The prediction has a mean pLDDT of 76. c-di-GMP-I riboswitch aptamer from an Acidobacteriota bacterium, 81 nucleotides, folded computationally. Rfam family: c-di-GMP-I riboswitch aptamer. About the family: GEMM was predicted in a large-scale screen for bacterial structured RNA regulatory elements. The organism belongs to Acidobacteriota, within Bacteria.
Order: sequence, then structure tokens, then C1' cells
RNA sequence: UGACCGAAAAGGCAACCCCGUAGCGAUACGGGUGAACGCAAAGUCGCGAGUCUCUUCAACUGAGACGGUCGGACUGCUGAA
Repeated sequence: UGACCGAAAAGGCAACCCCGUAGCGAUACGGGUGAACGCAAAGUCGCGAGUCUCUUCAACUGAGACGGUCGGACUGCUGAA
């Protein structure tokens, strides 16, 4: 100096609840001197699968939503013994 392991601290995110707005809806956005279920990728993408909504007589027909369900791609913080 680099690697492995990984404690603690700092900082970050925010399930859920309430209000408002938008939407047929799944949901999204904003606010809360409400809150902290959880997360080292709970950052980004929305590629595969999945779940959900609307449409439809019906449908794996079409249009959409989630991504804090799993996989994938790209990026990425601290560092005691």
C1' cells in the first nucleotide's frame, strides 16, 4: 500500500397512518413539530418472470400500475479489533 472479514458511529431511505390533488381503477404526487415495519443498494433501468387494475361476452385481446415479490443489467457509502 492492497485484499478478506466485519464491530461501532455518522449520514441516507421509509412500511404504515392522516389530509389534499390527479385517475374509472391498480396507484401516483404534495403536505404532516404523525410514525419507524424494515433496508447496504429499499440507488437507477423496467429486460425476463410475477402480482394487481381497467377494458372485453370471455381471454396469456389491448391499455396501464407495482418494483419494499424473484431474477437480470448498470452504478455505489463508512471501515475498529